[in-house]
């Protein structure tokens, strides 16, 4: 220096051809259950979907730039 893929809750991820509220396990906290803890059951919290700009009535979801990580060529 080209070229491809990837980025979504504290972690792993899903979410398909744009369309009614963004989810699913796992951590964390509550609270049941137990003599007590573990395992179980039950809720609750947590997101500017890597940032900006466009397109659209509507964008995680399409385009463009730039960041991050990976893989190839050279």
């Nucleotide at each position: 220096g080209g070229g491809c893929c990837u980025c979504u809750a504290g972690c792993u991820c899903a979410g398909u051809u744009g369309g009614u509220u963004a989810g699913a396990g796992c951590c964390a906290c509550c609270g049941g259950c137990u003599c007590a803890u573990a395992a179980c059951c039950g809720g609750u919290a947590g997101g500017u979907c890597a940032a900006g700009u466009g397109u659209u009535c509507a964008a995680a979801u399409c385009a463009c730039u730039u960041g991050g990580g990976g893989c190839c060529c050279a």

The RNA shown here (transfer RNA) has 74 nucleotides and comes from an uncultured bacterium.
Model confidence (mean pLDDT): 81 of 100.
Its Rfam family is "tRNA". It is annotated as a transfer RNA.